[in-house]
RNA sequence: UAGACGAGAAGGCCUAAUUAUUCAUAAGAAUAAACGGGGGAACCAAUUUACCGGGGCUUGUCCAUUUUAAAUGGUAGGGUUACCUCUUACCCGAGCCCGUCAGCUAACUCCGUAAGCCGAAAUAGGAGGAACA
Numbered sequence: 001u002a003g004a005c006g007a008g009a010a011g012g013c014c015u016a017a018u019u020a021u022u023c024a025u026a027a028g029a030a031u032a033a034a035c036g037g038g039g040g041a042a043c044c045a046a047u048u049u050a051c052c053g054g055g056g057c058u059u060g061u062c063c064a065u066u067u068u069a070a071a072u073g074g075u076a077g078g079g080u081u082a083c084c085u086c087u088u089a090c091c092c093g094a095g096c097c098c099g100u101c102a103g104c105u106a107a108c109u110c111c112g113u114a115a116g117c118c119g120a121a122a123u124a125g126g127a128g129g130a131a132c133a
Base pairs, nucleotide, nucleotide: 011118012117013116018033019032020031021030022029023028034113035112036111037110038109039108044103053101054098055097056096057095062074063073064072065071066070077092078091079090080089083126084125085124087122088121
């Protein structure tokens, strides 16, 4: 000097998944705000029975084919350019939970604040900022 690995700080992506205070102080715990989700009247809706029950979070649903275990192709829907939008381009289109039970739903009430990742994809228009004269 260069490269690789590890740790920390800062910045950013996805997401509801952030911030502050207090105690402790290695980890962590609690509270509050903010964001997100569930249960829960009247009215309305639905109304029986049976069955292969039914339901929730989430963008993550649905269809077809086949060699029918599974795989492939598409699709509703969703994400990405370090301001926004349009048109393209490239991706995702999973997983988990409740436990026979829940329509909507004011008051009320319960719960969550994980995990994973990081190179800049273009066109057109708009907004905003800075510098110089």
c-di-AMP riboswitch aptamer (ydaO/yuaA leader) from a Clostridiaceae bacterium, 133 nucleotides, folded computationally. Model confidence (mean pLDDT): 77 of 100. It was read from a public genome assembly, where an Rfam model found it.